[in-house]
RNA sequence: GGGGGUAUAAGCUAAUGGUAAACUGCUGGUCUCCAAAACCGGUUUUGAGGGUUCAAAUCCUUCUACCCCCG
Numbered sequence: 001g002g003g004g005g006u007a008u009a010a011g012c013u014a015a016u017g018g019u020a021a022a023c024u025g026c027u028g029g030u031c032u033c034c035a036a037a038a039c040c041g042g043u044u045u046u047g048a049g050g051g052u053u054c055a056a057a058u059c060c061u062u063c064u065a066c067c068c069c070c071g
Base pairs, nucleotide, nucleotide: 001070002069003068004067005066006065007064010024011023013021018054025043026042027041028040029039030038047063048062049061050060051059
């Protein structure tokens, strides 16, 4: 220099163009003599810009970060 892939909650991972979600974590409560476990709540999310569309995490495009391949 060329090509490809990935980016979603604090962590990990889903989501056929149609209300963004589960588990773990954190936190409040119930239970218990205390604690753990269990159960019931709460908490925070689509890397950035632009485009297409009635509607974009999803399609197109540019950029950024990381990873892989070729030279």

This is a predicted structure of a 71-nucleotide RNA (transfer RNA) from Elusimicrobia bacterium RIFOXYB2_FULL_48_7. It was read from a public genome assembly. It matches the Rfam family "tRNA". It is annotated as a transfer RNA. Rfam's curators write: Transfer RNA (tRNA) molecules are approximately 80 nucleotides in length. Its mean pLDDT, the model's own confidence on a scale to 100, is 80. The organism belongs to Elusimicrobiota, within Bacteria.